The part of an RNA shown here (large-subunit ribosomal RNA, domain VI) has 256 nucleotides and comes from a soil metagenome. Its Rfam family is "Bacterial large subunit ribosomal RNA". Gene Ontology terms of the family: ribosome and structural constituent of ribosome. The coordinates come from a structure-prediction model, not an experiment, and the mean pLDDT is 86.
Context: one part of a larger RNA
RNA sequence: CGAUAGAAACUUGAGUGGAGCUAACUCUAGUACGAGAGGACCGAGUUGGAUAAACCUCUGGUGUAUCAGUUGCAUUGCCAAGUGCAUAGCUGAGUAGCUAUGUUUGUAAGAGAUAAGCACUGAAAGCAUAUAAGUGCGAAGCUUACCACAAGAUAAGGUUUCUUUUUUAGAAGGGUCGUUGAAGAUGACAACGUAGAUAGGCUGUAGGUGUAAAAACAGUAAUGUAAUAGCCGAGCAGUACUAAUUACCCGUAAGU
Numbered sequence: 001c002g003a004u005a006g007a008a009a010c011u012u013g014a015g016u017g018g019a020g021c022u023a024a025c026u027c028u029a030g031u032a033c034g035a036g037a038g039g040a041c042c043g044a045g046u047u048g049g050a051u052a053a054a055c056c057u058c059u060g061g062u063g064u065a066u067c068a069g070u071u072g073c074a075u076u077g078c079c080a081a082g083u084g085c086a087u088a089g090c091u092g093a094g095u096a097g098c099u100a101u102g103u104u105u106g107u108a109a110g111a112g113a114u115a116a117g118c119a120c121u122g123a124a125a126g127c128a129u130a131u132a133a134g135u136g137c138g139a140a141g142c143u144u145a146c147c148a149c150a151a152g153a154u155a156a157g158g159u160u161u162c163u164u165u166u167u168u169a170g171a172a173g174g175g176u177c178g179u180u181g182a183a184g185a186u187g188a189c190a191a192c193g194u195a196g197a198u199a200g201g202c203u204g205u206a207g208g209u210g211u212a213a214a215a216a217c218a219g220u221a222a223u224g225u226a227a228u229a230g231c232c233g234a235g236c237a238g239u240a241c242u243a244a245u246u247a248c249c250c251g252u253a254a255g256u
Base pairs, nucleotide, nucleotide: 001152005163006162007161008160009159010158011157015149016148017147018146021049022048023047024046025045026044027043033038050107051106052105053104054103055102059100060099061098062097066093067092068091069090070089071086072085073084074083075082076081110144111143112142117137118136119135120134173250174249175248176247177193178192179191180190181189198243199242200241201239202238203237204236205235207232208231209230216225217224218223
């Protein structure tokens, strides 16, 4: 821009892409078969490998949010307690998020038409013949089925709902703007904007770290007690305290 008024939501599916794998073992059954040696089809089940997708409950990784220990130098006048720098100074842990080696699931079952092949009925050709007319079975392959996209499918589909006679005005709806996000390079997408829990703050808490400082007491002292403390808390709740203010722009066909 189109889809012949303009919008919002939900859809149909022409078509396109993806996926499509495989082994061992047990039972059937030491059965059928075979002199024996050996040893099945069909069918049922279990456990794997490879691969794909999703996810983070578990096992781990990371985790320059966080907590603790500790060395050197400098510094807050000193002690104590802290801060800065030294690869994040080094070391030990670690929430959320992200993640695989972790977890779950799939490649299943079915249908249709067939290939090679196997057949039925059956003439030409009184027989025979799966074929000439007619009919059936038959593959990881084909069409479906499963997953994703999909009406620019210009053949532009469908359903429902909303709006339009006011100009002293500005529909439905959309955008700008703002607070943000399991969304993201930017656009876009999604949530919210006081009729509000969108983010921050505050309160609480799952959880992390590991028992803070000060003072007191005990001990010559290191240290211990009070104390599962103190600090943090990207997660989960609650709460309008702060910020989402005020406002602006686009957008109304034909017919009666």